[in-house]
Predicted 3D model of a 328-nucleotide part of an RNA (large-subunit ribosomal RNA, domain IV) from a soil metagenome. It matches the Rfam family "Bacterial large subunit ribosomal RNA". Rfam links the family to the GO terms ribosome and structural constituent of ribosome.
Context: one part of a larger RNA
C1' cells in the first nucleotide's frame, strides 16, 4: 500500500447527493399488539419476558410446577426479520432492455367501443391451413386498466355509419358531323366535284361507386375564449355590457412525476429545512377510459422524517492475510 478481513475509548450520521457501506435485529415459547380496512387483513405490527444443567412431583408423552446449581455470556458456535411514521406512482402475483436501465415501463383480471350470422370477420405469396372440429355467454381488432365515487359541454374540421332527390363523374354504349382514298362525272389542260366500300376521327345522349350534398356518431381523431364596467372604507365582483366561437373546462384535483416567475405565501417538523407534509389558488402550460379523484393490501420502486444501531464521520489506532520496501 492493499483486502469478499477482524477489533476499538468518548461521541453517534456531525459523513454523504443519499445512512452508500457496515452495524443492529434474528430461532423457539409465553404475554401483548394501534391507525386504517375491500372485514380477508394490517400482524412476526409495535413492545415485553423466558431460554443451560441437576434433583423432584404430575403426566403415556409433549410439557408444566417446586427446589438447587455453573458461567461474562444458555437459540452459549453456525444457520437465523432492524423497526416506525408520512407521502408520490402502480391495485395486486407476474413480465422486461442475455452483457450499463427491473421501473412509475409491459402484462393483468375488470370496463367499454367496434367488426363478424359461419364457406364468419381476421391471418395468409398460390394451394393448403389457422380462426375452430369453435358459432355472438363465440371469435378478431382498438382504447382503458382491481375496487369505490364518477366520467361534463362541443358533430364546425377529420374519420366512421346511414341516406338518396339534385350536381359532378370512368370504361362502355351511342353515333350527329368532319377528314382520307376513288369508280364515275365535268374540264382543252391544270384541275374540280365525288357514290358505295374501306379507313381516320367524332358532338349530343345513356352511364356505377366516389366526391359535393343531407343527417347521425366522442369510452371515434380531437377541441373546450377575450375585453370593459359594477356593492355605503378598501379590496373583490354574485351582477351588467360587448366581441368571437362548433362549444367556451363541469365534478374533482391543484406550486402537482405537471408551477416558468419560485427557495410563491402561510402553517408543521429542525437550533437552523431550495427537499418533505398540510393548506391557499395568481392552473406560464391539471381535468374526466390519450380516463378524473380517492383507496386497504402489495413493491429488491421513488421521496421525507424518527427510533435503534454502528469506524460513514470527529480521527485515527491495533490485529490478521497478501504484496512492496529496509536490516540481518
Nucleotide at each position: 500500500g492493499u483486502a469478499u478481513u477482524g477489533u476499538u475509548c468518548a461521541g453517534g450520521a456531525a459523513c454523504u447527493a443519499g445512512g452508500c457501506a457496515a452495524a443492529u435485529u434474528a430461532g423457539c415459547u409465553c404475554c401483548g399488539u394501534a391507525a386504517c380496512u375491500u372485514c380477508g387483513g394490517g400482524a412476526g405490527a409495535a413492545g415485553g419476558a423466558g431460554u443451560g444443567c441437576c434433583c423432584u412431583c404430575a403426566g403415556c408423552a409433549a410439557u408444566g410446577g417446586g427446589g438447587g446449581u455453573c458461567g461474562c455470556a444458555g437459540c452459549g458456535a453456525a444457520a437465523c426479520g432492524c423497526g416506525u411514521c408520512a407521502g408520490g406512482c402502480g391495485a395486486c402475483u407476474g413480465u422486461u432492455u442475455a452483457a450499463c436501465a427491473a421501473a412509475a415501463a409491459c402484462a393483468c383480471a375488470g370496463g367499454u367501443c367496434u367488426c363478424u350470422g359461419c364457406a364468419a370477420a381476421g391471418u395468409c405469396g398460390a394451394a393448403a391451413a389457422c380462426g375452430a372440429c369453435g358459432u355472438a355467454u363465440a371469435g378478431g381488432g382498438g382504447c382503458u386498466g382491481a375496487c369505490g365515487c364518477c366520467u361534463g359541454c362541443c358533430c364546425g374540421g377529420u374519420g366512421c355509419c346511414g341516406g338518396a332527390a339534385g350536381g359532378u363523374u370512368a370504361a362502355a354504349g351511342g353515333g350527329a358531323g368532319a377528314g382520307g382514298u376513288u369508280a364515275g362525272c365535268c374540264g382543252c389542260a391544270a384541275g374540280g366535284c365525288g357514290a358505295a366500300g374501306c379507313u381516320u376521327u367524332g358532338a349530343a345522349c345513356u352511364g356505377a361507386a366516389g366526391c359535393c350534398c343531407c343527417g347521425g356518431u366522442g369510452a371515434a381523431c380531437g377541441g373546450c375564449g377575450g375585453c370593459c364596467g359594477u356593492a355605503a372604507c378598501u379590496a373583490u365582483a354574485a351582477c351588467g355590457g360587448u366581441c368571437c366561437u362548433a362549444a367556451g373546462g363541469u365534478a374533482g384535483c391543484g406550486a402537482a412525476a405537471u408551477u416558468c416567475c419560485u427557495u410563491g405565501u402561510c402553517g408543521g417538523g429542525u437550533a437552523a429545512g431550495u427537499u418533505c407534509c398540510g393548506a391557499c389558488c395568481u392552473g406560464c402550460a391539471c381535468g374526466a377510459a390519450u380516463g378524473g379523484c380517492g383507496u386497504a393490501a402489495c413493491g429488491a420502486u421513488c421521496u421525507g422524517a424518527c427510533g435503534a444501531c454502528u469506524g460513514u464521520c470527529u480521527u485515527a489506532a491495533c490485529a490478521u492475510g497478501c504484496c512492496g520496501c529496509c536490516c540481518g
The coordinates come from a structure-prediction model, not an experiment, and the mean pLDDT is 87. The full RNA is in RNAcentral, with records from MGnify.